A computed fold for a 153-nucleotide RNA from a Pseudomonadota bacterium, annotated as SAM riboswitch aptamer (S box leader). It was read from a public genome assembly, where an Rfam model found it. Taxonomically the source falls in Pseudomonadota (Bacteria, Pseudomonadati). Rfam family: SAM riboswitch aptamer (S box leader). Rfam links the family to the GO term regulation of gene expression.

RNA sequence: UACUCAUCAAGACCGGCUGAGGGACAGGCCCAGCGACGCCGGGGCAACCUUUGCGGAAUCGGACGGGAUCCACCCGGGCGAGUCCGCGAUUGGUGCCAAAUCCUGCGAGGUCCGCGGAGCUUCCGGCCGCGGUGGACCCCGUGAAGAUGAGGC
Numbered sequence: 001u002a003c004u005c006a007u008c009a010a011g012a013c014c015g016g017c018u019g020a021g022g023g024a025c026a027g028g029c030c031c032a033g034c035g036a037c038g039c040c041g042g043g044g045c046a047a048c049c050u051u052u053g054c055g056g057a058a059u060c061g062g063a064c065g066g067g068a069u070c071c072a073c074c075c076g077g078g079c080g081a082g083u084c085c086g087c088g089a090u091u092g093g094u095g096c097c098a099a100a101u102c103c104u105g106c107g108a109g110g111u112c113c114g115c116g117g118a119g120c121u122u123c124c125g126g127c128c129g130c131g132g133u134g135g136a137c138c139c140c141g142u143g144a145a146g147a148u149g150a151g152g153c
Stems, first nucleotide, its partner, number of pairs: 001152001003151006013042005021031003025105004043097003048093002051089007059081003064076004101145001106141002109138003113131005
């Protein structure tokens, strides 16, 4: 960092310094002189990369034994290699320790809503079509934006 992939409802706080805004952005809603945010020190959470233990899967390799006798072929149990999966540890590198990424933001669908049409004596309901620019709710999605890690450049 205009790229790629993965994850984001779990989890984890004390002390000191400072002193006014902070929660990325917008709206909402929160946190904050009972001191937030930030910085420093210590502690912790987690397991992304690294390191490492155990177990499993398929693949490959070279031997060995057997089928039946050199090769070929088939079978067998061990050995080794890297890959993948699961469960642990936590050496090093990050990260994180208010609220679901605090909620919403983009898109599809449903309900509601608006307009029109057929039908009908008329209205409502129901049916069909369009729209949702605006408003409300529900639900789904590998959406937008963002954060973190690993890689790429």